[in-house]
RNA sequence: AGAGUUUGAUCCUGGCUCAGAUUGAACGCUGGCGGCAUGCUUAACACAUGCAAGUCGAACGGUAACAGCAGAGCUUGCUCUGGCUGACGAGUGGCGGACGGGUGAGUAAUACGUAGGAAUCUGCCCAGUAGUUGGGGAUAACUCGAGGAAACUCGAGCUAAUACCGAAUACGCCCUACGGGGGAAAGGAGGGGAUCUUCGGACCUUCCACUAUUGGAUGAGCCUACGUCAGAUUAGCUUGUUGGUAGGGUAAUGGCCUACCAAGGCAACGAUCUGUAGCUGGUCUGAGAGGACGACCAGCCACACUGGGACUGAGACACGGCCCAGACUCCUACGGGAGGCAGCAGUGGGGAAUAUUGCACAAUGGGCGAAAGCCUGAUGCAGCAAUACCGCGUGUGUGAAGAAGGCCUGCGGGUUGUAAAGCACUUUCAAUUGGGAAGAAAGGUUAAUGGUUAAUACCUGUUAACUUUGACGUUACCUUUAGAAGAAGCACCGGCUAACUCCGUGCCAGCAGCCGCGGUAAUACGGAGGGUGCAAGCGUUAAUCGGAUUUACUGGGCGUAAAGCGCGCGUAGGCGGUUUGGUAAGUCGGAUGUGAAAUCCCAGGGCUCAACCUUGGAACUGCAUUCGAUACUGCCUCACUAGAGUAUGGUAGAGGGAAGUGGAAUUCCGGGUGUAGCGGUGAAAUGCGUAGAUAUCUGGAGGAACACCAGCGGCGAAGGCGACUUCUUGGCCGAGGACUGACGCUGAGGUGCGAAAGCGUGGGGAGCAAACAGGAUUAGAUCCCCUGGUAGUCCACGCCGUAAACGAUGUCAACUAGCCGUUGCGGGUAUUUAACUUCUUAGUGCCGUAGCUAACGCAUUAAGUGAACCGCCUGGGGAGUACGGUCGCAAGAUUAAAACUCAAAGGAAUUGACGGGGGCCCGCACAAGCGGUGGAGCAUGUGGUUUAAUUCGAAGCAACGCGCAGAACCUUACCUACCCUUGACAUCCUCAUCGCGGUUACCAGAGAUGGUUUCUUUCAGUUCGGCUGGCUUAGUGACAGGUGCUGCAUGGCUGUCGUCAGCUCGUGUCGUGAGAUGUUGGGUUAAGUCCCGCAACGAGCGCAACCCCUGUCCUUAGUUGCCAUCAUUUAGUUGGGCACUCUAGGGAGACUGCCGGUGACAAGCCGGAGGAAGGCGGGGAUGACGUCAAGUCCUCAUGGCCCUUAUGGGUAGGGCUACACACGUGCUACAAUGGCAGUGACAAUGGGAUAAUCCCUAAAAACUGUCUCAGUUCGGAUUGGGGUCUGCAACUCGACCCCAUGAAGUUGGAAUCGCUAGUAAUCGCGUAACAGCAUGACGCGGUGAAUACGUUCCCGGGCCUUGUACACACCGCCCGUCACACCAUGGGAAUUGGGUCUACCCGAAGGAAGUGCGCCAACCUGCUUGCAGGAGGCAGCCAACCACGGUAGGCUCAGUGACUGGGGUGAAGUCGUAACAAGGUAACC
Repeated sequence: AGAGUUUGAUCCUGGCUCAGAUUGAACGCUGGCGGCAUGCUUAACACAUGCAAGUCGAACGGUAACAGCAGAGCUUGCUCUGGCUGACGAGUGGCGGACGGGUGAGUAAUACGUAGGAAUCUGCCCAGUAGUUGGGGAUAACUCGAGGAAACUCGAGCUAAUACCGAAUACGCCCUACGGGGGAAAGGAGGGGAUCUUCGGACCUUCCACUAUUGGAUGAGCCUACGUCAGAUUAGCUUGUUGGUAGGGUAAUGGCCUACCAAGGCAACGAUCUGUAGCUGGUCUGAGAGGACGACCAGCCACACUGGGACUGAGACACGGCCCAGACUCCUACGGGAGGCAGCAGUGGGGAAUAUUGCACAAUGGGCGAAAGCCUGAUGCAGCAAUACCGCGUGUGUGAAGAAGGCCUGCGGGUUGUAAAGCACUUUCAAUUGGGAAGAAAGGUUAAUGGUUAAUACCUGUUAACUUUGACGUUACCUUUAGAAGAAGCACCGGCUAACUCCGUGCCAGCAGCCGCGGUAAUACGGAGGGUGCAAGCGUUAAUCGGAUUUACUGGGCGUAAAGCGCGCGUAGGCGGUUUGGUAAGUCGGAUGUGAAAUCCCAGGGCUCAACCUUGGAACUGCAUUCGAUACUGCCUCACUAGAGUAUGGUAGAGGGAAGUGGAAUUCCGGGUGUAGCGGUGAAAUGCGUAGAUAUCUGGAGGAACACCAGCGGCGAAGGCGACUUCUUGGCCGAGGACUGACGCUGAGGUGCGAAAGCGUGGGGAGCAAACAGGAUUAGAUCCCCUGGUAGUCCACGCCGUAAACGAUGUCAACUAGCCGUUGCGGGUAUUUAACUUCUUAGUGCCGUAGCUAACGCAUUAAGUGAACCGCCUGGGGAGUACGGUCGCAAGAUUAAAACUCAAAGGAAUUGACGGGGGCCCGCACAAGCGGUGGAGCAUGUGGUUUAAUUCGAAGCAACGCGCAGAACCUUACCUACCCUUGACAUCCUCAUCGCGGUUACCAGAGAUGGUUUCUUUCAGUUCGGCUGGCUUAGUGACAGGUGCUGCAUGGCUGUCGUCAGCUCGUGUCGUGAGAUGUUGGGUUAAGUCCCGCAACGAGCGCAACCCCUGUCCUUAGUUGCCAUCAUUUAGUUGGGCACUCUAGGGAGACUGCCGGUGACAAGCCGGAGGAAGGCGGGGAUGACGUCAAGUCCUCAUGGCCCUUAUGGGUAGGGCUACACACGUGCUACAAUGGCAGUGACAAUGGGAUAAUCCCUAAAAACUGUCUCAGUUCGGAUUGGGGUCUGCAACUCGACCCCAUGAAGUUGGAAUCGCUAGUAAUCGCGUAACAGCAUGACGCGGUGAAUACGUUCCCGGGCCUUGUACACACCGCCCGUCACACCAUGGGAAUUGGGUCUACCCGAAGGAAGUGCGCCAACCUGCUUGCAGGAGGCAGCCAACCACGGUAGGCUCAGUGACUGGGGUGAAGUCGUAACAAGGUAACC
């Protein structure tokens, strides 16, 4: 730091996915050790059991238990007595249970963080000051009695205090009207020389405690500012509410509370409401800015079963306190009681998931205590868990016969692999033996020496000696012994992404993070071998950040990809020209305070290292205070005129509104003329018309729209505006340069305008025309076309508020090359107008540089450059939909989601392909002709059907007289039956034999085959050894064999487009790129043939030529060929000759070479000459890059699969020849251009083993005669009979001949085929295969035409261009309904639950208020002093407040819900064909 994925390919946009780091994790597989951390994220669910807060006898009365001591009794080891001592249950009292520990439910501000503030309290602690005098009355415990199941309670009596209450005193303290008034205390322990003594002590002294008060420290309370999640589909909220006065209350300020007064307070800078959430230091990630989180540790807050409440206290409205209500659990004798693990362990439950009912107070800290000490689930440790991080180990060296085994193999080998074994070493860790720190400081005792003191007591500080304290702990660490000994897995291996092969499977099983694998050769599934990565772990899942610049502050966009509001005006807000002075809010700098510690970072130190721990520094980017700076911004202020505006007089204009006027046309009505049609269409029909239409003339009515002018001309903000006149009204523009002096720009909300359609009310209604009707079209036609036709279109008023309202481009100003038009001014030149020309300005257009852009394109009218402000976007679909709100009469508009689903959707451009797009061109493509097919009969092939089998293949053109150049057996692959099993054929091994081979005959059998038999012969080499080879037979197994499957695994061969003119490359250039250019263009050609031009220049495969045949001539050679001349003959038969023909070798010839015209001075074309042949002379062979998964595994070859007494091999018979039918290709005909009969000439291929020698060999034509238009003297099918030939064999199933028979058929519907010259048509001949079998195929010659105006149309093809949503490419793509399945969701009568509000009822506990008949000890008064009264207090009662609960009504959220709406997905279905090409009616809003 990027990568994969949209496409045939490209660039872009854009989402999805991956690689990284991390975690309080979980799950799967695996698991040696240690260190150090961490460990219920879920049910703030419920909890059994144990423990977690006590302590003080130096506060007190005391003595239940234990121990000791003393005494007594005696049964001498027991009982009793004595608080006497150590101590101490219960109790009174003090301090502490407000800390420590847990949890995160609530809380969006009564919280937290940061920085400040003033009106406060603070036990224990520290420091200061002043005290600590003298009395009193009770009450627990205890005893007795009573109630109760228990918990516990009640009555009577006794008693103490550092418990309680007066009194005294009052430096300081509090109140005050400044006169005064008020308020404290407690003692305990130790020691002691004098003095006194009731012998207890007093007294002195030390320490502790206590009281009052001041200050500090610590802790706590309160207030302010700023910051702190999401939702506007929550926009208004608030009545103690906001403020004031007075009072109350509090430790303290304050509506904190009450009374009265005022009507305020908060809110778009988001109040209120709803949802979610403890906050922070920090943690994770990130380059950072940010984003996510708030486990452990630390600070703060809140809570303690749920709700409410107070008490005590320095501190609580109190986790292990109290009271009440509620739910739940437990006990109960049913009357009542008890409880609160979100302390530590532990249990159940929930959950994917989270530990021991451990040890110790040794250390650190806390509570109490004078102390020893006690308590301490805080804490220190141990246990469990690979949960995280860190470290170590599982050996090291050597070792090639590259062992065995595994796997692969091209069978040679390769790989596992120096890996193992073997040899030589080492011993960390674990195991074992022995040793062994540190964590320990205190405390106690004694001594010495200071302090205090009257004191060498006591107490206390320091020092010394002695003594004692360890849970961990079998500690860390060191050491002994033995031996490589005890210690490696997990994931992955198609790309991303490091790592490949075999087998199995066969769209199955399965995989998958994305793209995607799997349908018989899977590097993607499963296994194996091998490899890669990490390693005591490895993978997966979940989650966060990153990558993602994919919310963009850093750091994005909006013409066409998502995205500019339809357009103005304008509020708040944001931004704002030049200049003077001031200020110092922003801004910049310095200083100070703070920013807890920990964490992060840096430098050190300590554990062997590291993790970890620790010391110091830096940092904490912040906030506050203060001092300074003044350029810029802000604010105040003096000015200015360049922005903006005003006044004056002008120009142009379909700018708006109102009123009036006009002509043309359509229609209708009246009248005239006139007659049979009109109208309409692709063609028709509906319709109108003899009741007189259409046409035409004339008069009238009425409504709507304004031809020409008219122009990418004008005006307007947009929508929009078009006859003429008048009135009224808005804006632009230009000139001059007077005035104001920044008055400006933008603009969330708001407000106005806003096409068409639509709505309401009332008019109007000619034409046009949704709906509707009819006629056509069509498979259908609810369309397109036609005839009609109502709303509507028009007017007035009022709504609606949307459009592809588009320049798909917000507004405003500035800057940045030009050229050419056009509209409206203005200036200049010239002679005024007209005009010309140039300059300038405001519009409106075309092109174009720089620049920008993904490209297309934009380009002074920017999509360029830099500013200001607003609006909008963030993958596609669902969806501009649902719900809610607002608006509307409605239609609907506006605002605007989610679930679910996909891996794309999209933009621009490229190459193709395609188009019922265009242009140019070609072809027997059409046209012009000739002859056919389709009708008949037959032949042949195919389909279908049949069959035991009718073997298989070929399937539009490009299967169908095709494979088959020839099925009676064979062929033959098919069927039936019968046989063989190493096999009919090949190689190897073993044994045997030379009985092998040839041949004769017989038996059984359908034959194969089996059995018997006659005759003949006796293999080759040889080292002479039955040695080697060969044949045959038998056996065994490797194997043979397969026309079995896959042509979609293949080779080879072939068809086809197409003998069409195309297909490419190198270099260069252009383009970000795919690609383009070249190859396009202008001509020309049969041709990408050639010429010219050109950012191209060249080249290759094709074209052409080179090859063969044919046409003319020459030459060579004349036998088997030929015969002109000379002989000869029946006959080139013979002599002779080689001239000619011919044969077959070699050459010549034709090249637009020549002439004329034309063309661009070209290529070429046209005409002509010459020539046998003229513009490729004719024909053949020759088939570019590629397409069709075209054809062929049954020619051959071949991978894989399958069969192996059979899917192989042999034999016989049958079948391939079937036959209601359909199609293709042919033959023969239908007749007179003919049939028949006769006469009758000419040929070339080719074959016969060889042959120019011999043989096979013509027909039509032509001539003569006959037939005379008929199912015939046409036609010959079919059938009967008789033969011939081939062949083992013509029954199934051959060909031919003769006689007889004599069917259909009288020129063929729709449709369709071939052919352009020696061609079509017609006539015969030959050949291959073959025993025989042709109407087929391949060849050969004879006779021998017609027509082509031309390229509009059909088909195919080539080039250019255009559109495209196609790219397996139009046989493409693709839309909607319906049907089926599944999924989420809206509505929905209703129903269930939660939250909340309002009104009312009820009103527990509680504190303050009132009352207080009853009750009470301290204090006061009175002496009625054993009483009475008062003060004070208690129980009780009581109005108010208030929790829970209840009633009624509303709001809101969620669940369920018959039925119902649309949506999404789905292999295939139904109906049509809406869109993409002019998509067949251009599409779209």